A computed fold for a 71-nucleotide RNA from a Nanobdellota archaeon, annotated as transfer RNA. The organism belongs to Nanobdellota, within Archaea.
């Protein structure tokens, strides 16, 4: 330098056009003499910018970051 892949919650990770879901973590409650475990609940996320569309996490383009291969 070229090609390809990935980017969603603090972390891991589903969702392929119509309300963003789960685990774990955090916080609160119950339980307990206390802690842990267990049960219930709460808050928290679509990398950035444009385009297509009535509507974009999803499709297209660019940028950024990370990774793989080739040179």
């Nucleotide at each position: 330098g070229c090609a390809c892949c990935u980017u969603u919650a603090g972390u891991u990770a589903a969702g392929u056009g119509g309300c963003a879901g789960a685990a774990u973590a955090u916080c609160g409650g119950c339980u307990u003499c206390c802690c842990a475990a267990g049960c219930c609940g709460a808050g928290g996320a679509u990398g950035c910018g444009a385009g297509u569309u009535c509507g974009a996490u999803u499709c297209u383009c660019g940028c950024a970051a990370g990774g793989u291969g080739c040179a």